[in-house]
Context: one part of a larger RNA
């Protein structure tokens, strides 16, 4: 010193994030007595009060009551056991459950509520399946979602998404049907230049293509919110003001209702008011401007309950003021045994500087004889863990309307798979029927034949029914009727009708065939229905019956659906990253007179255009200013003069342009094909210029010019498929096809040298590899910002810049703010605040000394000097800060890794849990709030505090000097001078003197107290000493009451003083330079501060400069022994027989408080006497009884 305990004066939560921890009241007994509230059960052992031992007597229900007596400080007398209480909020109803090992909660669960699904081979789940769970259950059942007892309630919206329903329409796959276009084999015909071409067929066939048929899905239509979800603006208005019942207007699917509300939700915010407190960022109650409440992700209440989270109080206390003593265990010493982490080397100091920017190791100084032991933790950017934050690279888990797949599921087709019928559709055969432009008597389908045809086998006409219709009519059945009707011809028209034949369009009927839908059937198929057989009994199998039934099931295939599952993607630059911005090309500046040259440097453009804005030949000259001139102006056109490229050149800028590249006109297409010497530029790949040749053209009389545009932007590699052309090579042959070759089109591939045809997020559940190449802390650099000073002097100050304050500006300083930079540290430099302990600076808060004052005095203001000392306690909050209460002489500002976590704390921040608001579809997120949440280290070196040993100082002992060092250093109040100076008064001093305090500090224990586990006494339970009596042990020293020595504070005594010297600011003397003046950065002289040096206290000759004095030298010292108010061990001090050192003994002080035994009194408990008794650790004195033997230098 730490740990675990005991006790504590006065105060009593002042401690602290918080009464954490501790203490304590009450005491599961007996008797009284108990409030609000309430779900009537509770709350409740509420709270609060009394009793509790021993003896005697009585009573009875035999362990209790009543009465009397007795003792003590104390009677559940110790121990075990055993709610502290009250008031008031939040959350959750409750008992329960949870992160084994940092979170026990407000999280989970829960009974209850509600929604959805599920009719039994149930839904759902597991499984490839068989099968199993559900359940040997059956909708009062089971499964899933949300909510979460109970009470009062649960508003609006169906536009979006989801789910459910509907089936009319749209769209939509495979299969099937049928065309087209191809390929190939083949037959015939025609033409033929014998190469072939064309036409008509037939077979097979295509990863080509059209149409028909074709389900779910989607679109569409409706429903649904206790499904996912969502629930607004603006302007005006009342006779004070404010407010706005009211009005207007816009949007919406609807425009947040009740309730609650600064909240676990409110940023501003410590909102405002009230209460509580001396003081209240917390708390309670109100208010409502709800950043960003709100109704089953339920809203608001609520008795009871809670190791939950707030606030207040009572009681109680060492939590604290403020610490003290004691016990035990460590630490320390001796004996034994004996690790670990760590360790570049070490002969390991301080200060200043330097330095990869914080040095034991470098530079310059200073200090330091050598070596240990006990302590302490400031440093060794201490140890531990290849930083968890951040960034970079990689991974993993999770999410979703990322991409691509995919299980389940839904639907179609087909096989398993059969029969009859009905209805619809297609097709075919037969029969019947149908056909209206205009003109025409009129309902003219086409072509051909045709001059007659039909009619008593009943014409015309009429009545009636059916079908059809262009509403005119047409066809046809039946009846009446009883003899004609139609054509040719004529007219009209493109076509001429009677009648016959073959056909076309549409329709009807019947039959065949295909198909769709539906009913039915039974024989496939199915049955966790019944019975039989089998069996010990079952199961399975088999048989029968029954029920379903071509459905279902299963296979294949097609469409839908699909975070269910899976694989992946989710750019880079970046004064960290993210957010923002940017990414290619052109022009200028930066760019430093060739070229080139960076930045998240400064400015702008492009992603085209043009048949002329190209080519050529010829011609022309702009623009501005002034003057003059009808309408006519600032600018129209005309003239003159002057200036001279300012104009114009499609588009940004630069360069260039009058011989014009600018403007105008004529003719035109070189805006050509095939090449290309030579160059520019350049990592490469791209890019750029181009003499000349050939071909073919245009313009020009010609020379000649022309392979687009005054120039520099106007863009995209490769792959890929499609297109046009060619037909070399290969596929056994022929053909076809693919490929190849030439051409040209398809990229905001704009992240523009282009990862894929196709791609977003979260991680605080995270992981790995790296980085101080890169952020957060600290240091460093810088000094914009900040803080401070000076200069100038507008103004304020009645007047007056400068008593004081100071604008507009200027010049500096500091390195305390916020920043900037990214230099050490990411194989770790722990981060806010508090506590403890501080050291330094001075730009001084107080105290001291001065100047000025808008200084009468007192009190102030401001400036100068000055760092010696000092600089409070509380309420709130994690706070630093701040506000507040009460004081004070004052409640200073900073630095020291925002001093100090190998010293403490852990409230805040900043892991994992959870809640609210907000954001997000979601996973999740939030310098938003809220509750909870593991702080390791035995000290090697340096440093520091102490204690020893060695050697030196050349013998030793004793006494000293003091170079040097350390400590201390504060201030108030009252009184006197003096109610004086001053002042109208009120008020009220300087100087000087005295007293008394606060805080700090040293020593001590007489006093006051504390402690005092070796002292005394009381007392409970129990064991033992045979019993009684008396004792001993144990129960925290059992508990309780006292207490010697010692140690102690809150107790007692003391301290800072006074004085001297040299000074600061300042005040002066003498006094020139400068005949004056002047305190002098002139010589000379004086005064002048708590500051400096002395003085005061302590250490101190290793002061290696090792000092001095005295004494002894047959000196002295040590080991050892007895001890100590000395002490970790050493050391120090006393003593060692010539001795009082310790023990013992005696006496005394002091403590306790009247022992035991005996006697007496009392029934007994007990009392009285002997007795101020007995006992007593450390205290004082005396006394050799015991022990201080012996050895060495």
């Nucleotide at each position: 010193a730490u740990c675990u305990c005991g006790u504590u004066a006065a105060g009593g939560a002042a401690c602290u994030c918080g009464g954490c921890a501790a203490a304590a009241c009450a005491g599961u007994g007996u008797c009284c007595g108990u409030a609000a509230g309430u779900u009537u059960g509770c709350a409740a052992u509420a709270a609060g009060g009394a009793c509790u031992c021993c003896c005697c007597a009585g009573g009875c229900u035999u362990g209790c009551c009543u009465g009397g007596g007795g003792c003590g400080c104390a009677g559940c007398g110790a121990a075990c056991g055993a709610u502290u209480c009250u008031c008031u909020g939040g959350c959750g109803a409750c008992u329960g459950u949870u992160u084994a090992u940092c979170a026990a909660a407000a999280a989970c669960a829960c009974a209850g509520g509600u929604c959805u699904c599920u009719g039994c081979u149930a839904a759902c789940u597991c499984g490839u399946a068989a099968g199993a769970g559900g359940a040997u259950g059956u909708a009062u059942a089971g499964a899933g979602g949300c909510u979460g007892a109970c009470g009062c309630c649960u508003g609006a919206c169906c536009a979006g998404u989801g789910c459910c329903g509907u089936a009319a329409g749209g769209u939509u796959a495979a299969c099937c049907u049928u065309g087209g276009c191809g390929g190939u084999c083949u037959g015939a015909a025609u033409c033929u230049u014998u190469g072939g071409a064309u036409u008509c067929g037939g077979g097979c066939u295509g990863a080509c293509u059209g149409a028909g048929c074709g389900a779910a899905g989607c679109c569409c239509c409706g429903g649904u919110a206790a499904a996912c979800g969502u629930c607004c603006g603006c302007g005006g208005u009342a006779a004070c003001u404010c407010u706005g019942a009211c009005c207007g207007u816009g949007u919406u699917a609807a425009a947040g209702u009740a309730g609650c509300g600064u909240a676990a939700u409110c940023c501003c915010u410590u909102g405002c008011c009230u209460g509580g407190u001396a003081a209240g960022u917390u708390c309670a109650g109100g208010c409502c401007c709800g950043c960003a409440u709100g109704a089953a992700a339920g809203g608001c209440g609520u008795a009871a309950c809670g190791a939950c989270c707030g606030g207040a109080g009572a009681a109680c206390u060492g939590u604290c003021u403020c610490a003290a003593c004691g016990a035990g265990a460590u630490g320390c010493c001796c004996g034994g045994u004996g690790a670990a982490a760590a360790u570049g080397c070490a002969g390991u100091a301080c200060c200043g500087g330097u330095g990869a920017a914080g040095a034991u190791g470098c530079c310059g100084g200073u200090u330091a004889c050598c070596u240990g032991c006990g302590g302490c933790u400031a440093g060794a950017c201490g140890g531990a863990a290849a930083g968890a934050c951040c960034c970079c690279g990689g991974g993993a888990g999770c999410u979703u309307u990322a991409c691509u797949a995919u299980a389940a599921c839904c639907a179609g087709a087909u096989a398993u798979u059969g029969a009859c019928c009905u209805a619809g559709g297609g097709u075919u055969a037969u029969a019947a029927u149908u056909g209206c432009g205009u003109a025409g008597c009129g309902u003219a389908g086409g072509u051909g034949g045709g001059a007659g045809a039909c009619u008593u086998u009943g014409a015309a006409a009429c009545c009636u029914g059916a079908c059809u219709u262009u509403c005119g009519g047409g066809u046809u059945g039946g009846g009446u009727g009883g003899a004609g009707u139609c054509g040719c011809c004529a007219a009209u028209g493109a076509a001429a009708c009677a009648c016959c034949a073959c056909c076309c369009u549409g329709u009807u009927a019947u039959g065949g065939u295909c198909u769709u839908a539906g009913u039915u059937c039974u024989a496939a198929c199915c049955g966790a229905g019944c019975c039989g057989c089998c069996u010990c009994a079952a199961a399975a199998a088999c048989g029968g019956c029954c029920g379903g039934g071509a459905c279902a099931u299963u296979g294949u295939u097609u469409g839908g659906g699909g975070g269910u599952u899976a694989g992946u993607u989710u750019g880079a630059g970046u004064g960290g990253g993210g957010c923002g911005c940017u990414c290619g090309c052109c022009u200028c500046c930066u760019a430093a007179a060739u070229g080139g040259u960076a930045a998240c440097g400064g400015a702008g453009g492009c992603g085209c255009c043009u048949u002329a804005a190209g080519g050529u030949c010829a011609g022309c000259u702009a623009g501005c200013u002034u003057c003059g001139g009808a309408u006519g102006g600032a600018a129209a056109u005309c003239g003159a003069a002057g200036c001279g490229a300012u104009a114009g050149g499609g588009c940004a800028a630069a360069g260039c342009c009058a011989u014009a590249a600018g403007c105008u006109g004529g003719c035109u297409u070189u805006a050509c094909u095939g090449c290309a010497a030579g160059g520019c530029g350049g990592c490469u790949a791209u890019g750029c210029c181009g003499c000349g040749c050939a071909g073919u053209c245009u313009c020009g009389a010609a020379a000649g010019a022309g392979g687009a545009g005054c120039u520099u932007a106007g863009u995209g590699a490769a792959c890929c498929g499609a297109c046009c052309g060619u037909a070399a090579u290969u596929c056994g042959u022929a053909g076809a096809a693919c490929u190849a070759c030439g051409g040209a089109a398809g990229a905001u591939c704009a992240u523009c040298a282009g990862a894929u045809a196709a791609a977003a997020g979260c991680u605080a559940c995270c992981c790995c590899g790296g980085g101080g190449a890169u952020a957060a802390c600290a240091g460093g650099u810088u000094a914009g910002u900040a803080g401070g000073g000076c200069c100038c002097a507008c103004g304020a100050g009645u007047c007056c810049a400068u008593a004081u304050c100071u604008a507009c500006g200027g010049c500096c300083c500091u390195g305390u703010u916020c920043g900037a930079c990214a230099c050490c540290u990411c194989g770790a430099u722990g981060u806010c605040g508090g506590c403890u302990c501080a050291a330094g600076a001075u730009a001084u808060c107080c105290u001291g000394g001065a100047g000025c004052u808008g200084g009468a005095g007192a009190a102030g203001g401001u400036u100068c000097c000055a760092a010696g000392g000092g600089u409070u306690c509380g309420g709130c909050u994690g706070u630093u800060c701040g506000c507040c209460g009460a004081u004070u002489a004052a409640a200073a500002u900073c630095u020291u890794a925002c001093g100090c976590g190998a010293g403490c704390u852990g409230g805040g921040u900043u892991c994992a849990g959870a809640c609210c608001g907000u954001c997000g579809u979601g996973a999740g997120a939030c310098a938003g709030g809220u509750c909870g949440g593991u702080c390791c280290c035995u000290a090697u070196c340096u440093a520091c505090c102490g204690c020893a040993g060695g050697c030196g100082c050349u013998a030793a002992a004793u006494c000293u000097u003091g170079a040097g060092g350390a400590g201390a250093g504060u201030c108030g109040u009252u009184c006197c001078u003096a109610g004086u100076a001053c002042g109208a008064g009120a008020g009220g001093a300087c100087c000087g003197g005295a007293a008394u305090g606060a805080a700090c500090u040293g020593a001590c224990c007489u006093c006051u107290g504390g402690u005092g586990u070796a002292c005394c006494a009381g007392u409970u339970g129990u064991u033992c000493c045979g019993c009684c009596a008396g004792g001993a042990g144990c129960a925290u020293u059992g508990c309780u009451g006292g207490g010697u020595a010692g140690c102690u504070a809150u107790g007692u005594c003391g301290g800072g003083a006074a004085g001297g010297g040299a000074u600061a600011a300042g005040c002066a003397c003498u006094g020139a330079a400068a005949g004056c003046a002047u305190c002098u950065a002139a010589a000379g002289u004086g005064c002048g501060a708590a500051g400096c040096c002395c003085a005061c206290u302590c250490c101190a000759a290793g002061a290696u400069u090792a000092g001095g004095a005295u004494u002894u030298a047959u000196a002295g010292a040590u080991c050892c022994c007895c001890g100590g108010a000395a002490g970790a061990c050493g050391a120090c001090c006393g003593g060692g027989u010539u001795g009082a050192u310790a023990g013992g003994c005696u006496u005394c002080a002091g403590g306790u408080g009247u022992a035991a035994g005996u006697g007496c009194c009392g029934u007994a408990a007990g009392g009285c006497a002997u007795u101020a008794a007995g006992c007593c650790g450390a205290g004082a004195a005396g006394u050799a009884c015991u022990a201080a033997u012996g050895a060495u230098c």

Large-subunit ribosomal RNA, half B from a bioreactor metagenome, 1193 nucleotides, folded computationally.